The prediction has a mean pLDDT of 83. This is a predicted structure of a 77-nucleotide RNA (transfer RNA) from a Candidatus Melainabacteria bacterium. Lineage of the source: Bacteria > Bacillati > Candidatus Melainabacteria. Rfam family: tRNA.
RNA sequence: CGGGCUGUAGUUUAGCUUGGUAGAACGCUACCUUGGGGUGGUAGAGGCCGUGGGUUCAAAUCCCGCCAGCCCGACCA
Numbered sequence: 001c002g003g004g005c006u007g008u009a010g011u012u013u014a015g016c017u018u019g020g021u022a023g024a025a026c027g028c029u030a031c032c033u034u035g036g037g038g039u040g041g042u043a044g045a046g047g048c049c050g051u052g053g054g055u056u057c058a059a060a061u062c063c064c065g066c067c068a069g070c071c072c073g074a075c076c077a
Stems, first nucleotide, its partner, number of pairs: 001073007010026004020057001028044005050066005
């Protein structure tokens, strides 16, 4: 320098192909359960989807740029 993949709650991730207003598990908070802890149960908080722009009535999803990580190749040594 060229090509490809990945980026979504605190963590690991589903959803992306086929656009319709974001979900799971673990973790966290409160309450119940216990003498207490753990376990179990109920309820709840928590992300505008890496970033900027475009298309559209509508974008995590489609298009373009950029950033970060990883992989392959080229180049130099």